This is a predicted complex of two RNAs, RNase P RNA and transfer RNA, with 435 nucleotides together. Rfam match: Bacterial RNase P class A. From the family's description: Ribonuclease P (RNase P) is a ubiquitous endoribonuclease, found in archaea, bacteria and eukarya as well as chloroplasts and mitochondria. Its mean pLDDT, the model's own confidence on a scale to 100, is 77.
Order: sequence, then C1' cells, then structure tokens
RNA sequence: AGAGCAGCCCGGGCAGCCGCGGCGGGGAACGGGAAACCGUCCGCCCGUCGAGGAAAGUCCGGACACCGUAGAGCAGGGUGCUGGAUAACGUCCAGCGGGGGAAACCCUAGGGAAAGUGCCACAGAAAUGACACAGCCGCGGCCGGCAACGGACGUUGGCAACGGUGAAAUGGUGCGGCAAGAGCGCACCGGCGCCACGGUGACGUGGCGGCCAGGUAAACCCCACCCGGUGCAAGGCCCAGAAGGGGGCGUCUGAGGGUUGCUCGCCCGAAGCUCCCGGGUUGGCCGCAGGAGGCGUGCGGCAACGCAGGCCCCAGAUGGAUGGCUGCCCACGACAGAAUCCGGCUUACAGGGCUGCUACUGCG
RNA sequence: UGCCCCGUGGUGUAACGGCAGCACGACUGACUCUGGAUCAGUUAGUCGAGGUUCGAAUCCUUGCGGGGCAG
Repeated sequence: AGAGCAGCCCGGGCAGCCGCGGCGGGGAACGGGAAACCGUCCGCCCGUCGAGGAAAGUCCGGACACCGUAGAGCAGGGUGCUGGAUAACGUCCAGCGGGGGAAACCCUAGGGAAAGUGCCACAGAAAUGACACAGCCGCGGCCGGCAACGGACGUUGGCAACGGUGAAAUGGUGCGGCAAGAGCGCACCGGCGCCACGGUGACGUGGCGGCCAGGUAAACCCCACCCGGUGCAAGGCCCAGAAGGGGGCGUCUGAGGGUUGCUCGCCCGAAGCUCCCGGGUUGGCCGCAGGAGGCGUGCGGCAACGCAGGCCCCAGAUGGAUGGCUGCCCACGACAGAAUCCGGCUUACAGGGCUGCUACUGCG
Repeated sequence: UGCCCCGUGGUGUAACGGCAGCACGACUGACUCUGGAUCAGUUAGUCGAGGUUCGAAUCCUUGCGGGGCAG
C1' cells in the first nucleotide's frame, strides 16, 4: 500500500434580506367573542428559541392519568445458559457452552426429550416396546467331487459386522475375539452418571464407573420467574344549548352497576336503572415541556453503569410553525419531519471523517 | 394520535408441518356455415426478508400493503 475486522462522530457551511410558530418585554388604543377566554383569527418595535439520528414502524419496557381497589383460584399472555446494570425491559454489559474464520473478530430463542402425550411424509425389513429384506454362521439330510470343497433345500437355531433406504437406523475408529458376530474384551474419541479440585455461577480440569438413553418443546406439555385493566381521543376545570315521547325491570324477596375470559369474594346501590325514537352542542383552558434532561471534570467499576460537584435551558402547534431568495466555498447534499413524555429494539439513509486491531499478499 | 384485525393464480375460496387444489375467468384446439353451449388441453399463485425444523402457505422474528374502531 492493498485486503479485512470493530467502535464512534458528522448529516452541507458562512453572510445578508424576506417570511412563519412559541416565549419574554415595550408602545398605543382597545379589539375579537354570547360567554369562558384570547391578544396568532388587530397591527408595530425589540430580545430570544425553533425537528431527527432515526422525529418512522408501534415491536417491547416504563413514567403519568383514570377505573366503587387491584383479593383468591382457574384460564390466558410473556420471558428462558450464568452473573451483573437499570425505574423497567424481550434492552445493555461481562462471561460460559456451541458454530464459523488463517487472524482481528462474528453469529447464537441456549431450561427440561431417563414425567407424560403427539408427530417423524416418501423411501426402507424396520422410524421407537425398534427391526431382519438381501445376507453371514451353525445344524440336518440330499446332489456333485477321491478329497479339500461347492450347490440347492429345510430349521421354534445364532447374528447384526457388510449391502441397500432415509434428514435420522441404538455411539465412532482400530486391534483382539468368535462358527459367524456383537462394548463380548481392550486403547483413543464422544455421550451419561458419581467423586475431587478451581470458579459467586454458567462451567472447566482430573479420576472412577459402565455402555442403558434417536430427533422434535419457534408441537402440546413440565419447571422457574414476571404480568390488574385501559390509554393524553387517559383525565380535570369552565362556558353555551336542549323538548320531550314510548317500552322493560326494580324500591330490601334489592333491579342494576364496578376497567379484566370464568367462578367465588369484596364494593356501590332504599331509588333509580335500562332500551328505542326525537332534540341540543361540534367551543375554551389545563394536562403540555426543568426532565430516569444535556455537556465537561473528579472518583468507583473490566464494562454496562453509579456517585459527587460545575455549567446550560434546548420546539410545544391544534388545520397544525423550520421555508424562500441572493452571494461565496466544498465533497454539490441521502433517508426523512415532533403532537403526553422517557429508555430500548427494528427498519430507511447520498456522502464524508476519526480511532483501535489482524497480518494470508506486495513493496521499502 | 392510540388500539385491533387480515394478506394463497386475474377474481372468489380450500389445504392435521409432508407433491399447493377447486370454481369462474383468460388462451389454444375440436365440433358448427358462424357465434353460444359442450368437449380436450394450456396459462398463472402462498406479500418481501431472515430463522426453527429432515421438511414451512402453515411455527417464530422483522418489514411492506390493506382494512376496521375510538373525539
């Protein structure tokens, strides 16, 4: 240099003019509206702030708010190696096991298949209480041969090495052994169980035993842990307006109601509840922007993160604000725009920059 | 803004995790003087990507598209 790996950052810049939204201040008159209220739907001046790394998808978790309490059981849903972080999480950090790569490094829903049930198409003898098609061996008589041996047949006999099927066939390789074979015996490897040591732990290392155990739980299920429901159209305050009619149930033998599927419990309910038709309204304010907030510093921790102290205030609309023009510069500008807020994940993205690492290749 | 549901040929729909079928349509041929009907045949599909599994339309994750409800 090239190739590769990991982490992080930026997301056109500067100046001028015009325009838009919020907040604060000033001046002058009061204006809009039925009112609450507003001063953006009256206009002027000054200051200040004004989208993102994903504001997105709404896939998780929380804050917050409400629900006559949220109690129990069943059902349902979620998570799933270990330890930690956190308000919480399915997120993050550090490890363990497995897989990939020459390496840096990357991927991993990874509890239980000796609790039970289900499924394993086609092929194959047999798909789990494993099995015996071709085959090998023994035994029996028969045929051929002098014999060794060969051939076909039979068998309530033995076998599972070899062949073939399959994604998968009761551990793999080798030696011994045997009539032929077989963990039948032995060595190494793999799996399982027990013991010792190391580790908080997942697990690792070593020793011993013995060969019984197919796969599938992102199939039912079992085990451990977690989950009350609904979402800012939550919810609160205010203003304005309206016209009633009919049906059903009930007033303690209590109708009906209380966000969650069922049951029970609990609570409200001594008078209303509910259905249908008809009528009125389509307004204002709060919630709503100082927060698990941002940026440096120090300390603790491998890290995620925590603690202390300093500085900063950084959108808040309700038809919904960020834009346009000019000049200069460059790499000629991608994906895309808040709507209760926050922590994550995922997805989209032109181009550019920084740091660390690997050493198969070339050059010095 | 929030919540919920659904995606299989052109259309409507089937499919215990095991060869994706059916009907209508479209096209070609036969029959007919011609058209229709009828008969024979052909075409064309699991929304995309990744994972679990021997095997995925089906199970899981994520994206895309469509629909519904709430003032």